The RNA shown here (transfer RNA) has 68 nucleotides and comes from a marine eukaryotic metagenome. The RNAcentral record of the sequence draws on MGnify. Its Rfam family is "tRNA". Rfam classes the family as a transfer RNA.
RNA sequence: CCGGUAGUUCAGUGGUAGGACACCCGCUUUGCAGGCGGGAGGUCGCGGGUUCGAAUCCCGCCCGGUCC
Numbered sequence: 001c002c003g004g005u006a007g008u009u010c011a012g013u014g015g016u017a018g019g020a021c022a023c024c025c026g027c028u029u030u031g032c033a034g035g036c037g038g039g040a041g042g043u044c045g046c047g048g049g050u051u052c053g054a055a056u057c058c059c060g061c062c063c064g065g066u067c068c
Stems, first nucleotide, its partner, number of pairs: 001065004007021004015052001023039006045061005
């Protein structure tokens, strides 16, 4: 200096927390895969502060990566 958000990988930079893959159900098939439709899944690393409102802004801390 960069990063930490779903099982995994990543968006979201003040106003409903999302995509893809994975998982579950259905349709399609003789069956599987694939395709299509639907569903479940989150203390947004932790603790404070600002604000009507914080994943987002500010402070401290923890963890990972990188440079001198």